[in-house]
RNA sequence: AAUUGUUCCGAGGGGCGUCCCGCGUGCGGGACUGAGACGGUGCCAGCCGAACCCUUUGAACCUGAACCGGGUCAUGCCGGCGGAGGGACAGGAACGGGUUGCCGU
Numbered sequence: 001a002a003u004u005g006u007u008c009c010g011a012g013g014g015g016c017g018u019c020c021c022g023c024g025u026g027c028g029g030g031a032c033u034g035a036g037a038c039g040g041u042g043c044c045a046g047c048c049g050a051a052c053c054c055u056u057u058g059a060a061c062c063u064g065a066a067c068c069g070g071g072u073c074a075u076g077c078c079g080g081c082g083g084a085g086g087g088a089c090a091g092g093a094a095c096g097g098g099u100u101g102c103c104g105u
Base pairs, nucleotide, nucleotide: 001100002099003098004097005095006094007093008092009091010089011055012054013053014052017032018031019030020029021028022027023026038049039048040047041046061086062085063084067080068079069078070077
C1' cells in the first nucleotide's frame, strides 16, 4: 500500500400477510407467523413517510404460483420448488485480525 472482516454515515433495492370479535362499509379491539406486517392520503389503481430487512460472498425481494406435500380457525405457517431464472454501491469513515506486495534494519 492492497485485499478482507465488523460497525457507522451516505446512496440504492424490497415486502408490509392471515384469522376472530364488536359496531356497521368503514372503524375499533384481539390472536398467529415473522426482522417487519405501522401511519397518512387517494379517483381504492396507487402514492408519500417511518421502522425493519437486504445491497453481487446477493433466499432481502420478485417470477414460476390461484404450484406441490404437510399442518392450521386461517395464511408462503413449515418444507419442496431452489446447484431454477431475475434482482439493488469498484461510495466514505473508524476499529481490529489475517493474507499479499514494497522499503529499511